[in-house]
Context: one part of a larger RNA
């Protein structure tokens, strides 16, 4: 000088940061990823009309038993409407966002590059198209298995689910032909023939989509130069091993995987082994060079209870998705099932040590959705911690040859000390009261009656730590007597200790000071 800090003594207010460095150890509870009714069917809710049974009041007549008009409340059914409700089925999105550092000394990462070897949902742009069947399956129903979690038969049904069919380019394969152009492998054009591929509708009638192709944006993949701790008390290592052919797989190159051939490859310029470690902008020190070091923000990896597989899909080998298996928890009617906080709070436990089971989607972004809108522990805010940095208070001015206390004293005196008292002031900040936003483009503000402005009030509520032998700024007195103790180093202390305690003085920093601990 620095810190994500810790512990000791203290502790007034704000601003803005930052806050499990250990067990990648276990995890109650709540919430972290849904959305579309403008794909679709059936249910239910609600309201409006219609039908249909029913019949009330009321009135009409009566021979007083009734007869008639009349048409309410109910219950069914149709149909149409909806900012409605939840399931199912389809669509998109759940691969982003978020967290963590196990693992990795590696093309991970940084840096430069290369892809004539690659892919990209949604987004722009340009072209052309969107024609015509068919079968089903979930929700439903009925029967039926189980303690449950899930199921099982049969039978109905709708789409932008699903499958042929047309059609079809500059699409894809194969084959001929011709031009053109490269850093090998080769890439590009153009003709021709053949063979092969789409699509889907909704609507509030503004509109939203659908399909092929070219193309572009963005995002990925992959491959090379070059750089990246320690150990030689580790010297040899490798048999898919290194290299060819020929196949298989992939978006794609490639022993990536496989058959066969051939013996290569790798190494004192450090291989293999072993230990350690996420990796960079950066940060932190230093005049630099250099060293340290990767917490917080950003970019890149890499995992998600251990290991292991794929499926779906533009994209995953997938944090809140599925199968296996292996540890744990829980639930059972003992057959058989359930879970994965390294999401955000939160608890146990570990530990010197790290917060709220908060508010809001106002604002910014992000899913769905024409849209209204829903949902969003991403984010915006608060809340708790002097954990760090910056800012401010805690008064200001007069005010004596100078008060009490207190110390020391040569007993005269000195110092604390303009400090106090007193007097005149002021009123930051905190409380108190009265207005009171910007952030939001019309509307819409958690933060918040907060930031800020006014006013009244009263020196009031607000200082401590740590050192005073040298190094190092600041001395005396007492008590202690190698004891109690001090201590970073040199080193105090065994009877007058500026070094232990204490106590008055004085130093330094100050809402903080001191230690510890690491790094320069």
């Nucleotide at each position: 000088g620095a810190u994500g800090a810790a512990c000791g003594c203290u502790g007034g207010c704000g601003g803005c940061g930052u806050g499990c460095c250990u067990a990648a150890c276990a995890c109650a509870u709540g919430c972290a990823a849904g959305u579309c009714g403008a794909a679709c069917g059936a249910a239910g809710c609600a309201g409006a009309g219609g039908g249909g049974c029913g019949g009330a009041a009321u009135u009409u007549u009566u021979u007083c038993g009734g007869a008639g008009a009349g048409g309410a409340a109910g219950c069914c059914c149709c149909c149409c409407u909806g900012a409605c409700u939840g399931a199912g089925u389809g669509g998109c999105g759940g691969a982003c966002g978020g967290g963590u550092g196990a693992g990795u000394a590696a093309c991970g990462c940084g840096u430069g590059g290369a892809c004539a070897a690659c892919c990209u949902a949604c987004c722009c742009c340009g072209c052309a198209c969107u024609g015509g069947g068919g079968g089903a399956c979930a929700a439903c129903a009925g029967c039926u298995g189980g303690a449950a979690a899930c199921g099982g038969c049969u039978g109905c049904u709708a789409a932008u689910a699903c499958c042929g069919c047309a059609u079809a380019u500059g699409c894809g394969c194969a084959c001929g032909g011709c031009c053109c152009c490269g850093c090998a492998u080769g890439g590009g054009g153009c003709c021709g023939c053949g063979c092969g591929g789409a699509a889907a509708g909704c609507g509030c009638a503004u509109g939203c989509g659908g399909u092929g192709c070219g193309g572009g944006a963005u995002g990925g993949g992959u491959c090379c130069g070059c750089g990246u701790c320690u150990g030689a008390u580790u010297a040899g290592c490798u048999u898919g091993u290194u290299g060819g052919c020929g196949g298989g797989g992939u978006a794609a190159c490639g022993g990536c995987c496989c058959a066969c051939c051939a013996a290569g490859g790798c190494g004192a310029c450090g291989a293999u082994c072993a230990g350690u470690a996420g990796c960079c902008g950066g940060c932190c020190u230093g005049a630099g060079a250099g060293g340290g070091u990767g917490g917080a923000c950003g970019g890149c990896c890499a995992c998600a209870u251990u290991g292991g597989g794929a499926c779906u899909g533009a994209g995953a080998c997938a944090c809140g998705g599925c199968c296996c298996a292996g540890a744990c928890u829980c639930c059972u009617a003992c057959g058989g099932g359930a879970g994965g906080c390294a999401g955000c709070a939160g608890u146990g436990g570990g530990g010197g040590a790290u917060a709220u089971u908060g508010c809001a989607c106002a604002a910014u972004g992000g899913g769905g959705g024409c849209a209204a809108c829903c949902c969003u522990g991403a984010u915006g805010c608060a809340g708790c911690g002097a954990c760090g940095c910056c800012g401010c208070g805690u008064g200001a001015g007069c005010g004596a040859u100078g008060g009490a206390g207190u110390a020391c004293u040569u007993c005269g005196g000195u110092a604390u000390g303009u400090a106090a008292a007193g007097c005149u002031c002021u009123g930051u900040c905190a409380g108190c009261a009265g207005g009171g936003a910007a952030g939001a483009g019309a509307a819409u503000g958690a933060c918040g009656g907060u930031a800020c402005c006014u006013g009244a009030c009263c020196a009031a509520g607000a200082a401590g730590c740590c050192c005073c032998g040298g190094c190092u700024a600041a001395a005396u007195a007492c008590g202690u007597g190698c004891c109690a103790g001090c201590a970073g180093c040199c080193g105090c202390g065994g009877u007058a200790a500026u070094a232990c305690g204490u106590a008055u003085g004085g130093g330094g920093c100050a809402a903080g000071c001191g230690u510890u601990a690491u790094c320069c």
This is a predicted structure of a 520-nucleotide part of an RNA (small-subunit ribosomal RNA, 5' domain) from an uncultured bacterium.
Its mean pLDDT, the model's own confidence on a scale to 100, is 85.
RNAcentral holds the full RNA, with entries from ENA and SILVA.